A computed fold for a 470-nucleotide part of an RNA from Leptospira interrogans, annotated as small-subunit ribosomal RNA, 3' major domain. Its mean pLDDT, the model's own confidence on a scale to 100, is 84.

Context: one part of a larger RNA
RNA sequence: UGACGGGGGUCCGCACAAGCGGUGGAGCAUGUGGUUUAAUUCGAUGAUACGCGAAAAACCUCACCUAGGCUUGACAUGGAGUGGAAUCAUGUAGAGAUACAUGAGCCUUCGGGCCGCUUCACAGGUGCUGCAUGGUUGUCGUCAGCUCGUGUCGUGAGAUGUUGGGUUAAGUCCCGCAACGAGCGCAACCCUCACCUUAUGUUGCCAUCAUUCAGUGGGCACUCGUAAGGAACUGCCGGUGACAAACCGGAGGAAGGCGGGGAUGACGUCAAAUCCUCAUGGCCUUAUGUCUAGGGCAACACACGUGCUACAAUGGCCGGUACAAAGGGUAGCCAACUCGCGAGGGGGAGCUAAUCUCAAAAAUCCGGUCCCAGUUCGGAUUGGAGUCUGCAACUCGACUCCAUGAAGUCGGAAUCGCUAGUAAUCGCGGAUCAGCAUGCCGCGGUGAAUACGUUCCCGGACCUUGUACA
Numbered sequence: 001u002g003a004c005g006g007g008g009g010u011c012c013g014c015a016c017a018a019g020c021g022g023u024g025g026a027g028c029a030u031g032u033g034g035u036u037u038a039a040u041u042c043g044a045u046g047a048u049a050c051g052c053g054a055a056a057a058a059c060c061u062c063a064c065c066u067a068g069g070c071u072u073g074a075c076a077u078g079g080a081g082u083g084g085a086a087u088c089a090u091g092u093a094g095a096g097a098u099a100c101a102u103g104a105g106c107c108u109u110c111g112g113g114c115c116g117c118u119u120c121a122c123a124g125g126u127g128c129u130g131c132a133u134g135g136u137u138g139u140c141g142u143c144a145g146c147u148c149g150u151g152u153c154g155u156g157a158g159a160u161g162u163u164g165g166g167u168u169a170a171g172u173c174c175c176g177c178a179a180c181g182a183g184c185g186c187a188a189c190c191c192u193c194a195c196c197u198u199a200u201g202u203u204g205c206c207a208u209c210a211u212u213c214a215g216u217g218g219g220c221a222c223u224c225g226u227a228a229g230g231a232a233c234u235g236c237c238g239g240u241g242a243c244a245a246a247c248c249g250g251a252g253g254a255a256g257g258c259g260g261g262g263a264u265g266a267c268g269u270c271a272a273a274u275c276c277u278c279a280u281g282g283c284c285u286u287a288u289g290u291c292u293a294g295g296g297c298a299a300c301a302c303a304c305g306u307g308c309u310a311c312a313a314u315g316g317c318c319g320g321u322a323c324a325a326a327g328g329g330u331a332g333c334c335a336a337c338u339c340g341c342g343a344g345g346g347g348g349a350g351c352u353a354a355u356c357u358c359a360a361a362a363a364u365c366c367g368g369u370c371c372c373a374g375u376u377c378g379g380a381u382u383g384g385a386g387u388c389u390g391c392a393a394c395u396c397g398a399c400u401c402c403a404u405g406a407a408g409u410c411g412g413a414a415u416c417g418c419u420a421g422u423a424a425u426c427g428c429g430g431a432u433c434a435g436c437a438u439g440c441c442g443c444g445g446u447g448a449a450u451a452c453g454u455u456c457c458c459g460g461a462c463c464u465u466g467u468a469c470a
Stems, first nucleotide, its partner, number of pairs: 001470002003467003007464007015454002019418005026309008034300002042053002064295007073122001077121008087104007106113002124284002128282002133279002135274003138270001140268001145184006151160003164175003190262004195230007204220003209217002233256001236250005311411001315370006327358003332351002337346003377408001382403007424446007
């Protein structure tokens, strides 16, 4: 000087408390451990691994296993020699890769182009080392800290500044002070939401007018979209304070004291993670490269994590009925109409989209029914029949219909999230994608309870103290 303390002081955070809803019990989905296996590819492992890499494992992906092949190679560039179009179609053998046979089949500026064979440089490696590395990322933590120049103090390591008194979300600001300044962080500048003005009206809108009742004519008030501005600064008033910074209350205001949300992550820590995104130093080269078929990543006594669905009446079922936002769409979205109980099929209008379409929002509301039961709750499992995608749904897809109707009556010890348009609850969209979502990323609808307080648990910041630690 740090680090640590079941030392002290001050302070903060859904850290506790106060509340609301869960997890832990059940069934299923998914990831992991373990076990099994020819293989169950690899990585991630307290917080900071475990619906994680993977925003899609039937083939492919693919790295794993079994079997069958190739060796200048599946792919790139160049040199030498040599031959021929490349390629397509058909047939035979084979699981296929591939091999063989037959037929068709050339451009030239004459240099060659394109392809095959031989050969040489080389290709190739999801093989190892993240403890050789770059780059990227997680975490402490959006915590308020981390440093430097000059000066001063100290023999020196170092100190001072950065401590102190107030204050703040903040090393934020004020005052004081052997310090005076400065940098990286904080804040602001950026995006978005909330209010207003102006401009502009098509595909958007419709108050007044007309109408063939179709937003059609007409119009741009309003909504909305786009763009440029305005608006909030403790600016005003009162109080407290040290005449400061600031805090408390109030007015006006769409918004008030950081207005809500996002992007933004200092010096560093964990030899943290990643050689399987990529790049790269050292290993393999008839194999650790590469092609192909099939299998595996999907196994299942079990253990754990994360979720979905429930156990019901604030509910289930039936009928009627209202209101979104944000997105996607031409190898696509697919309307009307029609067939089917349905998944879906036929059909073909429109749309490269504020025009057409996905599209029905759902919870809600109104009426009816069930009457507390393992039930008209719950839907696992299994049998049968189908639909769709795709070369192909056996291992191993999703969905539909009929039948079946399991566990489950609110969950031990323990444990998680959340402070407001939040939790809870309800549906909708998107990426990936031929097909496949309870996951992920977004969107809106309905919409709470509680916070006395900081003694305690956890993590953190500053000052101070002790130390046999560095």